[in-house]
RNA sequence: UUCUUAUCCAGAGAGGCGGAGGGACAAGGCCCUGUGAAGCCCGGCAACCAGCAAGCAUAUGCUUGAAAAGGUGCUAAUUCCUGCAGGCGGUUGGUGCCUGAGAGAUGAGAA
Numbered sequence: 001u002u003c004u005u006a007u008c009c010a011g012a013g014a015g016g017c018g019g020a021g022g023g024a025c026a027a028g029g030c031c032c033u034g035u036g037a038a039g040c041c042c043g044g045c046a047a048c049c050a051g052c053a054a055g056c057a058u059a060u061g062c063u064u065g066a067a068a069a070g071g072u073g074c075u076a077a078u079u080c081c082u083g084c085a086g087g088c089g090g091u092u093g094g095u096g097c098c099u100g101a102g103a104g105a106u107g108a109g110a111a
Stems, first nucleotide, its partner, number of pairs: 001111008013042001015041003021032003027082003043075003048071002052065005079103001084100005
């Protein structure tokens, strides 16, 4: 980097360093930020993997549970919203709701 698969409307500090930007991407919107952005450290959240217990099965895999000392992850706003397709409502100016796709993020596995 590519492929497969699961999840993405919950949760998480008025700490330290740091100094100007940030919210993935073209675009539009909206928003955060010097009452201090990004980033790093500490703290915290969660529980995907590993490990543990029980059950089922035996292809050593599946399900459930507890825990959190191991490997990640996350820690403004639904993955901030729209954006593509379909449906419903309303209406003719803009628009609202639902479903799906795409893209993206994270874990696990594979190449």
A computed fold for a 111-nucleotide RNA from Planococcus salinus, annotated as SAM riboswitch aptamer (S box leader). Of the family's consensus pairs, 94% are formed in the model. It was read from a public genome assembly, where an Rfam model found it. NCBI's taxonomy places the organism under Bacteria, Bacillati, Bacillota, Caryophanaceae, Planococcus.